[in-house]
Molecule: small-subunit ribosomal RNA
Organism: Candidatus Uhrbacteria bacterium
RNA sequence: AGAGUUUGAUCCUGGCUCAGGAUGAACGCUGGCGGCGUGGCUAAGGCAUGCAAGUCGAACGCAGAUAUUAGUGUAGCAAUACAUUGGUAAAUGAGUGGCAAACGGGAGCGUAACACAUUGGUAACCUACCUCGAUCUCGUGAACAACCAAGGGAAACUUUGGCUAAUACACGAUAUGGAUGGGGGGCCGCAAGGCAUUCCCAUUGAAAGAUUUAUCGGAUCGAGAGGGGCCUAUGGUCCAUCAGCUAGUUGGCGGAGUAAAAGCCCACCAAGGCUAUGACGGAUACCAGGCGCGAGAGCGUGACCUGGCUCACUGGGACUGAGACACUGCCCAGACACCUACGGGUGGCUGCAGUCGCGAAUAUUCCACAAUGCACGAAAGUGUGAUGGAGCGACGCCGCGUGUCGGAAGAAGGCCUUCGGGUCGUAAACGACUUUUAGCAGGGAUGAAUCAUGACAGUACCUGCAGAAUAAGGGGUUGCUAACUCUGUGCCAGCAGCAGCGGUAAUACAGAGACCCCAAGCGUUAUCCGGAUUUAUUGGGCGUAAAGAGUUCGUAGGUGGUUUUGUAAGUCAUUUGUUAAAUCUUCAGGCUUAACCUGGAGGCUGCAGGUGAUACUGCAAGGCUAGAGUGCGGGAGAGGUAAGCGGAAUGCCCAGUGUAGCGGUAAAAUGCGUUAAUAUUGGGUAGAACACCAAAGGCGAAGGCAGCUUACUGGAACGCUACUGACACUCAAGAACGAAAGCGUGGGGAGCGAAAGGGAUUAGAUACCCCUGUAGUCCACGCCGUAAACUAUGGCUACUAGAUUUUGGGAGUAUCGACCCUCUCAGAGUCGACGAAACAAGCUAACGCGUUAAGUAGCCCGCCUGGGAAGUACGGUCGCAAGACUAAAACUCAAAGGAAUAGACGGGGACCCGCACAAGCGGUGGAUCAUGCGGUUUAAUUCGAUACAACGCGAGAAACCUUACCUGGGCUUGAAAUAUAGCUGUGGAUAUUUGGAAACAGAUAUCGUCUUCGAGAUUGCUAUGUAGGUGCUGCAUGGCUGUCGUCAGCUCGUGCCGUGAGGUGUACCCUUAAGUGGGGUAACGAGCGCAACCCCUGUCGUGUGUUAUACUUUCACACGAGACUGCCUUCGCAAGGAGGAGGAAGGAAGGGACGACGUCAAGUCAGCAUGGCCCUUACGUCCAGGGCAACACGCAUGAUACAAUGGCCGGUACAGAGGGAUGCUAAGCCGCAAGGCAGUGCGAAUCUCAGAAAACCGGUCUCAGUUCGGAUCGGAGUCUGCAACUCGACUCCGUGAAGCCGGAAUCGCUAGUAAAGGCGGAUCAUAACGCCGCCUUGAAUACGUUCUCGGGUCUUGUACUCACCGCCCGUCACGUCAAGAGAGUUGGUAAUGCCCGAACGUCGCUUUUUAGCGUCGGAAGGCAGGACCAGCGAUAGGGACGAAGUCGUAACAAGGCAUCCGUAGCGGAAGCUGUGGAUG
Repeated sequence: AGAGUUUGAUCCUGGCUCAGGAUGAACGCUGGCGGCGUGGCUAAGGCAUGCAAGUCGAACGCAGAUAUUAGUGUAGCAAUACAUUGGUAAAUGAGUGGCAAACGGGAGCGUAACACAUUGGUAACCUACCUCGAUCUCGUGAACAACCAAGGGAAACUUUGGCUAAUACACGAUAUGGAUGGGGGGCCGCAAGGCAUUCCCAUUGAAAGAUUUAUCGGAUCGAGAGGGGCCUAUGGUCCAUCAGCUAGUUGGCGGAGUAAAAGCCCACCAAGGCUAUGACGGAUACCAGGCGCGAGAGCGUGACCUGGCUCACUGGGACUGAGACACUGCCCAGACACCUACGGGUGGCUGCAGUCGCGAAUAUUCCACAAUGCACGAAAGUGUGAUGGAGCGACGCCGCGUGUCGGAAGAAGGCCUUCGGGUCGUAAACGACUUUUAGCAGGGAUGAAUCAUGACAGUACCUGCAGAAUAAGGGGUUGCUAACUCUGUGCCAGCAGCAGCGGUAAUACAGAGACCCCAAGCGUUAUCCGGAUUUAUUGGGCGUAAAGAGUUCGUAGGUGGUUUUGUAAGUCAUUUGUUAAAUCUUCAGGCUUAACCUGGAGGCUGCAGGUGAUACUGCAAGGCUAGAGUGCGGGAGAGGUAAGCGGAAUGCCCAGUGUAGCGGUAAAAUGCGUUAAUAUUGGGUAGAACACCAAAGGCGAAGGCAGCUUACUGGAACGCUACUGACACUCAAGAACGAAAGCGUGGGGAGCGAAAGGGAUUAGAUACCCCUGUAGUCCACGCCGUAAACUAUGGCUACUAGAUUUUGGGAGUAUCGACCCUCUCAGAGUCGACGAAACAAGCUAACGCGUUAAGUAGCCCGCCUGGGAAGUACGGUCGCAAGACUAAAACUCAAAGGAAUAGACGGGGACCCGCACAAGCGGUGGAUCAUGCGGUUUAAUUCGAUACAACGCGAGAAACCUUACCUGGGCUUGAAAUAUAGCUGUGGAUAUUUGGAAACAGAUAUCGUCUUCGAGAUUGCUAUGUAGGUGCUGCAUGGCUGUCGUCAGCUCGUGCCGUGAGGUGUACCCUUAAGUGGGGUAACGAGCGCAACCCCUGUCGUGUGUUAUACUUUCACACGAGACUGCCUUCGCAAGGAGGAGGAAGGAAGGGACGACGUCAAGUCAGCAUGGCCCUUACGUCCAGGGCAACACGCAUGAUACAAUGGCCGGUACAGAGGGAUGCUAAGCCGCAAGGCAGUGCGAAUCUCAGAAAACCGGUCUCAGUUCGGAUCGGAGUCUGCAACUCGACUCCGUGAAGCCGGAAUCGCUAGUAAAGGCGGAUCAUAACGCCGCCUUGAAUACGUUCUCGGGUCUUGUACUCACCGCCCGUCACGUCAAGAGAGUUGGUAAUGCCCGAACGUCGCUUUUUAGCGUCGGAAGGCAGGACCAGCGAUAGGGACGAAGUCGUAACAAGGCAUCCGUAGCGGAAGCUGUGGAUG
């Protein structure tokens, strides 16, 4: 510091996601040690048990174990024992009294507030304990606990009587000072008022003692320190879909009350106070130091530690006290829990532990007061769940370890493998060494300043011992993001933070190996910050991406020309105080280090005060005229309102002329018309709109404004000089105007025309087209308040090259005259189409903008923050309504979008080409047959090919074989191949024979090895590796092929242009068959294609040649020549074109081979090869028979015909190119013929197939289903072959079907071509109407490019890129989800009114003064009607999402009716139509 993700690619906009850090965490897997921290975030839910606040005998009385002492009594000789009295010491117990208990500890309910933080104030205040100073401490008295006695009660507890002490209580004395009141001077203060070494007077108020005689207390006053109370300014949350709130409310006078100011409270008086700088209301929340992240600004947060506040079961209340309205005090009420004898009582863990519950989740009912502190005490000391420690938890941070060195046979094993090897890997084993840590044993602290006293703790630490011994996992490996292979799975199972993986070769799932990262942890989840400049102060935007309000006026607000003086608020400088400590930074120091701790310094960006500066801003005062405004003058204009007038057109009415149609459309029909239309002439009437002028024109704030005249009226510009003197700009709130449609009332109504009716079109047509036609359109008055209200561009001011048009004014020259011309000022526009050439700088994502800015700046306002849901719901305001304005969320997606690029496409445009159309010739489609395909059938009818580009295709030849299919019968190392091992010994060949359909199984006979003798070669059998597969995948592949298309295209290097994709080159003009060539050109060159080079044919020459020959030669082969727009005319700059000559051939002479980059996941695993998968006594292999040949049908390609340009009969001509040894076969003979016999020649320029046919000559037939046509069928044969039944070809005789030229539609062909005619060959035992070749005869037509099809180039639009066979909209049906409405219903919150009214306070009265009663207030409770917030809810409506559902086709191309906006009506739905508007 960035990255991924929208696209075919690009740039931008914009969201989503990731990498980092953090945590009071939780969960998963794992877990060696230690140090320091930290640990109920949820139920301020309920709590058993123990402890958490006591202490003082040096304030006091009582009881008193025990010890001691003195005395008395009894017993005893005595010691002594017992009893008793007094004294002393005294643990202990409860009580009186004092102090503490208001601290310490916990929690965050409430609180949006002087609660907190910071800064000030208190002249409006208090303060126990502590310190300092001053003074004092004299008398007297009455009680009450404890205790004793008697009662009540289950208990808690309590009643009555009696005794008693005090530092308890009361009274008196003293009073400089204190307090209160009055008065006088001084000083301070703005004042209110205050101060003191001030003065005077009046009133009033104190005390307590104890003792060990050191002291400790007590009272009053003053001061200090520390602590508190109150007040002020500033600061820190959200919602305006909360806009008005307030009666103690705001102020005053007088009182009450307090430590103290104050409506803090009360009575009276006045009517104020707060609010857009956000009152009031609602939601949420303790605040701060700080903490986390961040470069910072800032965002988030308030655990632990520290300060403040608030709370203590819930609500209210006071008492005591220096201090409380009091966590472990009191009273009352309520809920809950417990005890109970049912009468009544008791309780409050948000202290430390612990328990239940809740929850994803958070610890021991531990030790000690040794230390630090706190309370009490004179002290010893006592108490202390504060605190110090230990325990539990990897919860966090920090440190250490799990060994070190050597060790290659690179072991075994795992994994991978191209089978060679690689890797885990010096890793292990093995050898040497060490002992941190853990373990065992011994010693053993500091912490105590303090005599004694150590919880931690036999701990830290030290020493010794044994032994590599006690110690490694988690996550990841497609990209982001470090790290890759195999196997399994097969859109399944699954993964995933985002993009996305998985449909048989998954580095993305699962397992394994390897690798990467971190490490006693590693991951996941949640949350916060960052990245995110994605709320932009630093630091964003608004023409088209989200975003300028429809326009103007204008209040608050913000901003503001020039100059002088003053001031010093902002600002700047310096200084003082404060900004608690901790935290942070830094320097030192202490724990072995670190974390951690200690000390010093710095910092804490803030606030307040003092002093100074005065440029700028502000404020005050005074000037100026350049901004702004006023006056004067003559002009321009569809500016507005009202009234009047005009002509053309249209409709209607009347009259005339006139006759059969009119009207309408792509074509029609509905409609109108013989009752006289349309047309035409005249007259009348009605309403609406104003041709030409007219324009890029003018005016207006916008909407908008157009015949002419008049009246009234607004604004702007110019000129000239006078005046005012900053009066200005922009504007939340507010106000006015505001197209069309629509609404209300009343008119009007010609034309047009939603709705509606009819006619067409259509699959349908609720549309487009046509005929009618109502609202409406028009007027008056009143509403509505929206539009693509657009320049999609807010207003004002200034600055930054130009060119040009126009409006108005002015000036100059000149003139009769601004008529022209020139210049200038001001304003309004334009940079645009035709047709050439266009805009500098700057800006912009690009397009584009460019003095009318989207440039450079300033000021002010409005608006935006991903798409959808949605401009919707709810609420509010407005409206008669339609509806408008304001305006969310849940949920859902990973995009939505802008501009530009390359393609593709268009029922867009331009140009060009092609047997593409046209012009012609002949066909197909109808018939019969042949062949192929579909379908059907079948045991099987093997498989593949399916628009063009499958269908006489693979197949250039299925009776068996082929053959892959079916039925049946056999074989299993196999029909063929190869390696090894063992056994066997020959294997084998020929013939015969049994069973059988054959394969196969078996039998008999005969013959029989080479041999360097090892046993090899060879054979069979067995076994193990393996064979085999026309089984699958052409969407895993190679190779080959088709097609666009023999179309003219497809690219590269360098340069240039562009942010980039990309463009240029290759666009343009001319030309060509051609990206062929020329011209021109930010391009210059080059490559693959084109052309040429190759082959054949056409002419000539030379050479050679047999087997030809009519002997000039033909033919064959080889090598050459020849054609190049070379020559002439003409057009053109050229390239080239047109014509001509010569020539065998003329402009590519004709034909062939040759197929660019690529497209179609085109075709082929069945030609071959091949990855992977599958079968292995079968999906392999052998055999027989059958099938591939079936047959209601459909299609394709052909053959033969339908006849006279013909059929038949007879005669007579002329080819080329091929084939031939398992072959072609002659002569001759036989047969009607197919063919047979026969055997000659020929490996072929020699022999042979082999007779060419149409043609030509002659004859016959005479228009007929025929002497056309030959299908079909019957009979008889021939040939091939093991075999012609299924299922061959041919011959002869007989039979003689359909068919008389073929609907819609459709194919081929431009010259030696079409058409017609025959001949040959491959395949092949036999078997072409097919295929491949060959020659013979031999046409017609092309005006031309409008149309059809295909292609090329340029251009245009695009929401397409799987590329129009694209994309995509809405209803309906089904499922899921969230939100709103909803008759109602349930709960909550805060108030209001009324009732009742505890404790307590207040005021008053009474009294027996412990008290009682009443007034006012008062918590909880009750009643009532509203408000607000939630939960549930039948049902109906919309929304989002969902697999390949239904109906249409609205949008994107002119999307087939251009689209869209506002509005209104209508319709299954998209939508359609009317009206006005926009161009996107």